This is a predicted structure of an 86-nucleotide RNA (c-di-GMP-I riboswitch aptamer) from Gracilibacillus kekensis.

[in-house]
Order: sequence, then C1' cells, then structure tokens
RNA sequence: UAACGAAAAUGGCAAACUUAUUGAAAAGUAAGGACGCAAAGCCUAUGGAUCUAAGGUCAAUUAACUAGGAUAGCCGGGUUGCCGAA
Repeated sequence: UAACGAAAAUGGCAAACUUAUUGAAAAGUAAGGACGCAAAGCCUAUGGAUCUAAGGUCAAUUAACUAGGAUAGCCGGGUUGCCGAA
C1' cells in the first nucleotide's frame, strides 16, 4: 500500500416500539428506546430492487395501471475513515 475481520480497546450510529409532528400514503423529522452495524460516515434513486398511488389514464362502483413521492439499515458502485491476529 492492497485485501481481510479473529480477540480486545477508544469513540460513533441507532431497528422494533412509544409520544409529538409533517404527509393522501409510503415514509420523514424530534425526543425516548436498543435489534443490530467496521463504514448503519458521506455521495449515488439516471446501476438494479422494493414500497406508496395524491394527481393522472382507463373505467365510470370498486378495481387496474402509472412517480415529478419514498427506502442508502435491500443489493451494488464511488469516496473518506478507527483498531488489528491469521
């Protein structure tokens, strides 16, 4: 330097759930809370995947289809970075 992740250390993040709040919803934000995480730091939603369907299309009752709405803690890619055996 590149890859890798055993044991331990320092520090960090925070799932479900609850409360408040925004939103049509998915979901977001704040506080509490810890299931987990070596990148669960940052960027990428025009790499793939998934969720929702207000509006729109069709229909004219529902339904179906549709992202300019969401998820980066679904996978991948880029970039920076703590510790350290094999």
It matches the Rfam family "c-di-GMP-I riboswitch aptamer". Rfam links the family to the GO term cyclic-di-GMP binding. Rfam describes the family as follows. GEMM was predicted in a large-scale screen for bacterial structured RNA regulatory elements. Its mean pLDDT, the model's own confidence on a scale to 100, is 88. Taxonomically the source falls in Gracilibacillus (Bacteria, Bacillati, Bacillota, Caryophanales).